[in-house]
Context: one part of a larger RNA
RNA sequence: GGUACACGGCGGAUGCCUAGGCUCUCAGAGGCGAUGAAGGACGUGAUAAGCUGCGAUAAGCUUCGGGUAUCGGCACAUACGAUUUUAUCCGAAGAUUUCCGAAUGGGGCAACCCGGCAUGUUGAAGACAUGCCACAUAAUGAGCGAACGCGCUGAACUGAAACAUCUAAGUAGGCGUAGGAGGAGAAAAUAAUAAUGAUUUCCUAAGUAGUGGCGAGCGAACGGGAAAGAGCCCAAACCUAUUAUGUUACGGCAUAAUAGGGGUUGUAGGACUGUGAUAUGGCAUUAUCAACGUGAAGCAGAAACUGAUUGGAAAGUCAGUACCAUAGAGGGUGAUAGUCGCGUAAGCGUAAGCAAUGAUAGCCUAGCAGUAUCCUGAGUACCGCGGGGUCGGAGACGCCCUGUGGGAAUCUGCCAGCACCAUCUGGUAAGGCUAAAUACUCCUGAGAGACCGAUAGUGAACUAGUACCGUGAGGGAAAGGUGAAAAGAACCCCGAACAGGGGAGUGAAAUAGAACCUGAAACCGUGUACUU
Numbered sequence: 001g002g003u004a005c006a007c008g009g010c011g012g013a014u015g016c017c018u019a020g021g022c023u024c025u026c027a028g029a030g031g032c033g034a035u036g037a038a039g040g041a042c043g044u045g046a047u048a049a050g051c052u053g054c055g056a057u058a059a060g061c062u063u064c065g066g067g068u069a070u071c072g073g074c075a076c077a078u079a080c081g082a083u084u085u086u087a088u089c090c091g092a093a094g095a096u097u098u099c100c101g102a103a104u105g106g107g108g109c110a111a112c113c114c115g116g117c118a119u120g121u122u123g124a125a126g127a128c129a130u131g132c133c134a135c136a137u138a139a140u141g142a143g144c145g146a147a148c149g150c151g152c153u154g155a156a157c158u159g160a161a162a163c164a165u166c167u168a169a170g171u172a173g174g175c176g177u178a179g180g181a182g183g184a185g186a187a188a189a190u191a192a193u194a195a196u197g198a199u200u201u202c203c204u205a206a207g208u209a210g211u212g213g214c215g216a217g218c219g220a221a222c223g224g225g226a227a228a229g230a231g232c233c234c235a236a237a238c239c240u241a242u243u244a245u246g247u248u249a250c251g252g253c254a255u256a257a258u259a260g261g262g263g264u265u266g267u268a269g270g271a272c273u274g275u276g277a278u279a280u281g282g283c284a285u286u287a288u289c290a291a292c293g294u295g296a297a298g299c300a301g302a303a304a305c306u307g308a309u310u311g312g313a314a315a316g317u318c319a320g321u322a323c324c325a326u327a328g329a330g331g332g333u334g335a336u337a338g339u340c341g342c343g344u345a346a347g348c349g350u351a352a353g354c355a356a357u358g359a360u361a362g363c364c365u366a367g368c369a370g371u372a373u374c375c376u377g378a379g380u381a382c383c384g385c386g387g388g389g390u391c392g393g394a395g396a397c398g399c400c401c402u403g404u405g406g407g408a409a410u411c412u413g414c415c416a417g418c419a420c421c422a423u424c425u426g427g428u429a430a431g432g433c434u435a436a437a438u439a440c441u442c443c444u445g446a447g448a449g450a451c452c453g454a455u456a457g458u459g460a461a462c463u464a465g466u467a468c469c470g471u472g473a474g475g476g477a478a479a480g481g482u483g484a485a486a487a488g489a490a491c492c493c494c495g496a497a498c499a500g501g502g503g504a505g506u507g508a509a510a511u512a513g514a515a516c517c518u519g520a521a522a523c524c525g526u527g528u529a530c531u532u
Base pairs, nucleotide, nucleotide: 001531002530003529004528005527006526007525008524009523015517016481017480020452021451022449023448024447025446026445027444028443029441030440031144032143039100040099041098042055043054044053046078050074051073061094062093063092064091065090066089070082071081072080105114106113107112115133116132117131118130119129120128121127135141148179149177150176151175152174153173159166163213189196190195200227201226202225203224204223210218211217231433232432233431234377238261239260240259241258242257243256244255245254246253247252266411268376269375270374271373272370273369274368275367281364282363283362286361287360288359289358290357293354294353298348299347304321305320306319307318308317309316322339323338324328330342332340382406383405384404385403386402387401388400389399392418413428414427415426416425417424468475469474488516491503492502493501494500
């Protein structure tokens, strides 16, 4: 040197644990901001570096409500204090709230610098204190915020086994803008000889009809079944008023603008003319009142003891005799507790606020007949050329939107029904509003898991977007566990020692001693045996 065994060192796997995560469900909330936000800088404690809280009234001030014996955050020590004259704590409403930041008196390299005006200290200069001084508006607007919506704009990698039409994809990205949802929406619809009756979402129809270098691929609708359900208002004709202009025979008339009434549709309707009547129904908007409910902190809440035994410790085991239960969910207590403590079930309580109901006010809503005249959305419909949307890539290509050029009709009208024409059928464009069913979750509460358990689960269980790296955009860690309780080792000894260790003591255990539960392997030793 090797092998084996024993005992150690180092190391931090494994087991157990959970303070943190992950994914959902049901409710709530769906915004905050010039009354200065989000986010920060700097301060603030007896002592104070970090986190948390707070703001020169600075781990806090006031009022009201709750609550009850302790309290001065994490943070376990000392000092000094507070508190039954009710503190600390919890809830609600206020006060204070430096400086920066949309940042807004001007400037600026954010948290800084420098002003003007008014008032005051004061009579002046200077200084200080308080308030005001940005842009822009009819009103208030800006800035921030996770996803969800709508509009404008808009790739490439990729696939086609290359690649150009095509695909990826109207995706990612950029910009604008809104709400708790948004968008859409009350037929110039869909259908087909029968009918349906706004929109939205889901299932189906259906990977069908189609489209497609007919390649790769892309891919509907009608109809059927569900969820939800709600319908309305203008413009115009006509009437009236006001103002202006023109004209006048001063009586008016005409035109225009504004305002009020009127009116709103396809079985055409309305104006207009005649006739008749104040009836019926509703409210998605607003205000007040009423009772009921919900609603903050919270209140209250049943019932087991004894002996033995193991143990450090009983809630375990054995024996005995019980009890509660609308409560045997859960976690805690020195091991496993319905009856020890917190709770749990059932119940109680109320401020602000909220929802829904009713009443009052307010607002909206109607008939019959006639049809001569008038009205019913114009650079619009439609057409040519060029694009886009749709399942439809220009095709026999309708429909919808649009750039450009041309350019109607007026109810005996006009549009659509996939070129076009006729018949027939359906509808009434060129104005607007509209809950619900749908999408999402930065956030709050309650709960769940054949989800993770510290190399996992969030990057982050811990002073984590921290330390650290980078000029910067940005990148981005490691790091949990003594014990039931600090009982955290008085005192002595070795030592230079506030290092480390040996005794002593505590403890069930100290090979649980703070480098602290368990303590694998690699690796390094010591001893013994065998062996080269």
Annotation:
Large-subunit ribosomal RNA, domain I from a soil metagenome, 532 nucleotides, folded computationally. The full RNA is in RNAcentral, with records from MGnify. Its Rfam family is "Bacterial large subunit ribosomal RNA".